[in-house]
Molecule: transfer RNA
Organism: Methylococcales bacterium
């Protein structure tokens, strides 16, 4: 210093030929249940979809540029 990925809830990830409403598991909080705990069942709550711009009637999804992690090359 180049070239790839990756970046969506606290963690761990899906997601879409661009179409109003974004999702799981796991955790967290309540219920039910238990003699009481676990499991399981039931609800709930958490998201600037890294950040700016740009194209579009419309962007998480498509462009550019930056940021941050990984890996591979020098």
């Nucleotide at each position: 210093g180049g070239c790839g990925a990756u970046g969506u809830a606290g963690c761990u990830c899906a997601g879409u030929u661009g179409g109003u409403u974004a999702g799981a598991g796991c955790g967290u909080g309540g219920g039910a249940u238990u003699c009481a705990u676990a499991a399981c069942c039931c609800c709930a709550a958490g998201g600037u979809c890294g950040g700016u711009g740009g194209u579009u009637c419309g962007a998480c999804c498509c462009c550019a540029c930056c940021c941050a992690u990984c890996g591979c090359c020098a």